[in-house]
RNA sequence: AACACCGAUGCGGGAGAGACCUUUUUCGAAAAGGCGCCGAAGGGGCAAUUCCUCCCCGGAACCUCUCAGGCACCCGAACCGUAUUGGCUAG
Numbered sequence: 001a002a003c004a005c006c007g008a009u010g011c012g013g014g015a016g017a018g019a020c021c022u023u024u025u026u027c028g029a030a031a032a033g034g035c036g037c038c039g040a041a042g043g044g045g046c047a048a049u050u051c052c053u054c055c056c057c058g059g060a061a062c063c064u065c066u067c068a069g070g071c072a073c074c075c076g077a078a079c080c081g082u083a084u085u086g087g088c089u090a091g
Stems, first nucleotide, its partner, number of pairs: 005087009018035001020034006036071003042067001043065003049061004
């Protein structure tokens, strides 16, 4: 003492799926129950798929499960870009 790497924060972009039925209500829509769905917060799993490895073992995933979350708008949202900052650190 930076490129890179990891984390935090701000800004921008950011998909999917019933404004379903019944009841209650403050009549915005929300709450409860029921059925039907979605996956990109988080979480579980490697049974299938894909990736990493010559193979096996193993691991990971935008893969899968839907526990949670979500299914008008808003909020949120993996991920991408950018700015600031902290750590680590080649040289």